[in-house]
A computed fold for a 76-nucleotide RNA from a Hyphomicrobiales bacterium, annotated as transfer RNA. The sequence was found in a public genome assembly. NCBI's taxonomy places the organism under Bacteria, Pseudomonadati, Pseudomonadota, Alphaproteobacteria, Hyphomicrobiales. Its mean pLDDT, the model's own confidence on a scale to 100, is 81.
């Protein structure tokens, strides 16, 4: 520096261009239990990485810019 890919809840990942973006662990509170864990219940948490474009509608398509991963090439 080309080039592919990826970015959504603290973590890990879902979500066909269409209802209100969702699950499982964490968290919180409560039940259970002498107690802890385990387990069962409730429940909080979201600039969809930015800034645009496209459409009646974008997490999802385009286009730039930012951060990861992976390739190649360059390196008197």
């Nucleotide at each position: 520096g080309c080039c592919c890919u990826u970015g959504u809840a603290g973590c890990u990942c879902a979500a066909u261009g269409g209802u209100c973006a969702g699950a499982g662990c964490a968290g919180u509170c409560g039940g259970c239990u002498c107690a802890u864990a385990a387990c069962c219940g409730a429940u909080u948490g979201g600039u969809u990485a930015u800034a645009g474009g496209u459409u009646c509608a974008a997490a999802u398509c385009c286009u730039g810019u930012c951060g990861g991963g992976g390739g190649c090439a360059c390196c008197a």